[in-house]
RNA sequence: GAAUUAUUAAGAAUGAGGCUAGAGAACAGGCUCUGUGAACCUCUGGCAACCCUUCCAAAACAAAUGGAAAAAGGUGCCAAAACCUGCCGUAAAACGGGAUAAUAAUUU
Numbered sequence: 001g002a003a004u005u006a007u008u009a010a011g012a013a014u015g016a017g018g019c020u021a022g023a024g025a026a027c028a029g030g031c032u033c034u035g036u037g038a039a040c041c042u043c044u045g046g047c048a049a050c051c052c053u054u055c056c057a058a059a060a061c062a063a064a065u066g067g068a069a070a071a072a073g074g075u076g077c078c079a080a081a082a083c084c085u086g087c088c089g090u091a092a093a094a095c096g097g098g099a100u101a102a103u104a105a106u107u108u
Base pairs, nucleotide, nucleotide: 001108002107003106004105005104006103007102008101013044015043016042017041018040022033023032024031027086028085029084030083045078046077047076050074051073053069054068055067056066057065082100087097088096089095
């Protein structure tokens, strides 16, 4: 990099240091954040519970599945719904679906 499956309206930074002009994935439109220093990097703190760990299920074991607990470890995440819209149902709104993307686990 690719494939499969699952999740994505909840939650968590007014922290310290560095850097400097852009940032919110890409494109377009909107909207927002940002020299009262954003984004990004390091540290610290935190959130969540995918994997891991423990227990339960109907009955030996194991696996799978489902549920509960925990948070040491591997990831992830900590403005706004994945910031909103874009394609389809359906002209608008709302809703649902799709596409794209992100993350996790497994495989390659």

Overview:
SAM riboswitch aptamer (S box leader) from Bacteroidales bacterium UBA5515, 108 nucleotides, folded computationally. The coordinates come from a structure-prediction model, not an experiment, and the mean pLDDT is 81. Lineage of the source: Bacteria > Pseudomonadati > Bacteroidota > Bacteroidia > Bacteroidales.